This is a predicted structure of a 71-nucleotide RNA (transfer RNA) from an Actinomycetota bacterium. Rfam family: tRNA. It is annotated as a transfer RNA. Rfam links the family to the GO term triplet codon-amino acid adaptor activity. Rfam's curators write: Transfer RNA (tRNA) molecules are approximately 80 nucleotides in length. Taxonomically the source falls in Actinomycetota (Bacteria, Bacillati). Its mean pLDDT, the model's own confidence on a scale to 100, is 83. The sequence is in RNAcentral, with records from ENA.

This record gives sequence, structure tokens and C1' cells, in this order.
RNA sequence: UGGGGGGUCGUCUAAUGGCAGGACGCCUGGUUCUGGUCCAGGUAAUCGGGGUUCGAGUCCCUGCCCCCCAG
Repeated sequence: UGGGGGGUCGUCUAAUGGCAGGACGCCUGGUUCUGGUCCAGGUAAUCGGGGUUCGAGUCCCUGCCCCCCAG
């Protein structure tokens, strides 16, 4: 440099173009003599910019970063 794949709560991982969900973690409460386990509730995210659309995590353009292949 060319080709391909990827970027979503703190972490991992879902989401036909139609309210961004789950698990773990964290916080609060219950349970316990205390902690852990267990139970209930809560917290928190779409890499940046533009476009298409009534509506974009998803489609298009462009930039950045990571991985793989080629040279």
C1' cells in the first nucleotide's frame, strides 16, 4: 500500500430498518451472628463526521483504531 473481517454498558455477548436486551461486575435491600451463596430491585453502552429514510446499532460515503491475508 491492496484485499477481507471487526469496533455496542466496566467486561463478555445479542438485537428482520421499528422502545438497544442478556450474563458477569458494581450499588441498594432481603436472607445470615459476619462474609459468601441465594432472592428482589437498580446502575450503565452503539468509535468520530456526513448522507438515505417517517424511523439507522443495522443501509451508503468518509475518517480513526484493532485483527487476518498478500506484496